[in-house]
RNA sequence: GCCCCUGUAGUUUAAUGGAUAAAAUGCAAGAUUCCGGUUCUUGAGCUGGGGGUUCGAUUCCCUCCAGGGGCG
Numbered sequence: 001g002c003c004c005c006u007g008u009a010g011u012u013u014a015a016u017g018g019a020u021a022a023a024a025u026g027c028a029a030g031a032u033u034c035c036g037g038u039u040c041u042u043g044a045g046c047u048g049g050g051g052g053u054u055c056g057a058u059u060c061c062c063u064c065c066a067g068g069g070g071c072g
């Protein structure tokens, strides 16, 4: 330098182009307990950045960024 793959809650993963982006775990609060753990309830929290296509984009296209791999 060229090519390929990946990027979604703190973490691990879901989500035919369609609705309010879902779950597990973690975190916070409450219930329970003498206290803690376990268990139960509730809550906060996410689509890497920018642009395009579309009535509608996590999904498709372009570019940039980051990470991984291959070739030279």
Base pairs, nucleotide, nucleotide: 001071002070003069004068005067006066007065010025011024012023013022018055027043028042029041030040031039048064049063050062051061052060

A computed fold for a 72-nucleotide RNA from Lysinibacillus odysseyi, annotated as transfer RNA. Its mean pLDDT, the model's own confidence on a scale to 100, is 83. Its Rfam family is "tRNA". By type it is a transfer RNA. Its family is annotated with triplet codon-amino acid adaptor activity in the Gene Ontology. Taxonomically the source falls in Lysinibacillus (Bacteria, Bacillati, Bacillota, Caryophanales).